[in-house]
The prediction has a mean pLDDT of 86. Predicted 3D model of a 350-nucleotide part of an RNA (small-subunit ribosomal RNA, central domain) from Spatholobus suberectus. The organism belongs to Spatholobus, within Eukaryota. Rfam family: Bacterial small subunit ribosomal RNA.

Context: one part of a larger RNA
RNA sequence: UUGGGCGUAACGCGUCUGUAGGUUGCUUUUUAAGUUUGCCGUCAAAUCCUAGGGCUCAACCCUGAACAGGCACUGGAAACUACCAAGCUGGAGUACGGUAAGGGCAAAGGGAAUUUUCGAUGGAGCGAUGAAAUGCGUAGAGAUUAAAGAGAACACCAAUGGCAAAAACACUCUGCUAAGCCGACACUAACACUGAGAGACGAAAGCUAAGGGAGCAAAUGGGAUUAAAUACCUCAGUAGUCUUAGCCGUAAACGAUGGAUACUAGGCGUUGUUCGUAUCAACCCGUGCAAUGCUAUAGCUAACCCAUAAAGUAUCCUGCUUGGGGAGUACGUUUGCAAGAAUGAAACUC
Numbered sequence: 001u002u003g004g005g006c007g008u009a010a011c012g013c014g015u016c017u018g019u020a021g022g023u024u025g026c027u028u029u030u031u032a033a034g035u036u037u038g039c040c041g042u043c044a045a046a047u048c049c050u051a052g053g054g055c056u057c058a059a060c061c062c063u064g065a066a067c068a069g070g071c072a073c074u075g076g077a078a079a080c081u082a083c084c085a086a087g088c089u090g091g092a093g094u095a096c097g098g099u100a101a102g103g104g105c106a107a108a109g110g111g112a113a114u115u116u117u118c119g120a121u122g123g124a125g126c127g128a129u130g131a132a133a134u135g136c137g138u139a140g141a142g143a144u145u146a147a148a149g150a151g152a153a154c155a156c157c158a159a160u161g162g163c164a165a166a167a168a169c170a171c172u173c174u175g176c177u178a179a180g181c182c183g184a185c186a187c188u189a190a191c192a193c194u195g196a197g198a199g200a201c202g203a204a205a206g207c208u209a210a211g212g213g214a215g216c217a218a219a220u221g222g223g224a225u226u227a228a229a230u231a232c233c234u235c236a237g238u239a240g241u242c243u244u245a246g247c248c249g250u251a252a253a254c255g256a257u258g259g260a261u262a263c264u265a266g267g268c269g270u271u272g273u274u275c276g277u278a279u280c281a282a283c284c285c286g287u288g289c290a291a292u293g294c295u296a297u298a299g300c301u302a303a304c305c306c307a308u309a310a311a312g313u314a315u316c317c318u319g320c321u322u323g324g325g326g327a328g329u330a331c332g333u334u335u336g337c338a339a340g341a342a343u344g345a346a347a348c349u350c
Base pairs, nucleotide, nucleotide: 004321005320006319007304008303012318014201015200016199017198021194022193023192025088026087027086028085031082033081034080035077036076037075038074041071042070043069050064051063052062053061054060091191092188093187094186096183097182098181099180103177104176105175106174108172109171110154114150115149116148117147119145120144121143125136126135162169206247207246208245209244210243211242215241216240220236221235222234223233258317259316260315261314262313263312266295267294268293269292270291271290272289273288275286276285299306323350324349325348332343333342334341335340
């Protein structure tokens, strides 16, 4: 376990697509299933309630009536839901004209830095730290410099900025490709919203196979510190980090805020774009739409705060929650190569 809730108290699935289902614009017509109304029938008696009556009263008994309604047949109504038929354009979509962008995939190119190799100059230290030591160096280090190679990441621009469903995405150019926004109003004519199951994508770490391996760096080994030091500091250093093909399917996957639609004071920015104004041109200024921020009224909130991108006012659909611990554990099932993941209790205890 509800007429309650889900930003922070327990509680929004990591995100999207979408089946069943639920819900669903405007106008007219049909039907009458839901809805509403009339009549008839029935819902045994006893019991309960009630108006009377009978036992001397009462319990008890007898007669009658009624409340609350239910079901079925049948006759009407037609506003709403549903159905039938026809239409409409505001929702939704298609086509058209523009436009911004680190959206995705593939290929090519680039410079700085690091490191390695080799050559030259040179000759004793370098490096590290709180201080040191381990470490590197006369077999020539460190430093300076010419050349070559490798791998990974792309300074400045850079922003409260852009784009994407989320995860994510940034050197430059090219090819292919998805989505958005604005404008005009041509076309379709409700084609819509949500979405149990299901499917797809999904950081990092991890796994399998083949490559690659500069730097960094779990593990590990030294040196310090310390009472100890399985650490912090330091010298090394392997998996890994990178690529390809698969797997895994989890994160404080966060806006800790599910999606859609409508409405509800303002003010100040930023990004994209239309129109007006202006101009040689580009700005500037005003305006509409979309996106992204700050501030603030009403309202809301336990408070903090939120506040036209709501946590306000409403509707539809969906997920989830019900004291702390035990426990995201056990068992079972599904899934995975494994690690594990998903589903998910109880005893007991406070």